The RNA shown here (c-di-GMP-I riboswitch aptamer) has 73 nucleotides and comes from Echinimonas agarilytica. The prediction has a mean pLDDT of 88.
RNA sequence: UGACAAUGGCAAACCAGUCGCGAGAUUGGGACGCAAAACUUCCGGUCUCUAGAAAGAUAGCGGGGUUACCAGC
Numbered sequence: 001u002g003a004c005a006a007u008g009g010c011a012a013a014c015c016a017g018u019c020g021c022g023a024g025a026u027u028g029g030g031a032c033g034c035a036a037a038a039c040u041u042c043c044g045g046u047c048u049c050u051a052g053a054a055a056g057a058u059a060g061c062g063g064g065g066u067u068a069c070c071a072g073c
Base pairs, nucleotide, nucleotide: 001071002070009034010033014029015028016027017026018025019024032060038066039065040064042063043062044061045058046057047056048055
């Protein structure tokens, strides 16, 4: 750096169960996609709750940080 391969990996929407006030999370099924779709709320965005602040959710919204397989230079 991700063109050429190879081993593979993850799993959107949706459905069912469970948890949550909720956003949503999780287990199983299922694949839209992903070269970090591994981890991490440090910054921003969006969403939930709230009069507000705060708090919570989203890492598969973007950025940052850390770590990792293969190939090439």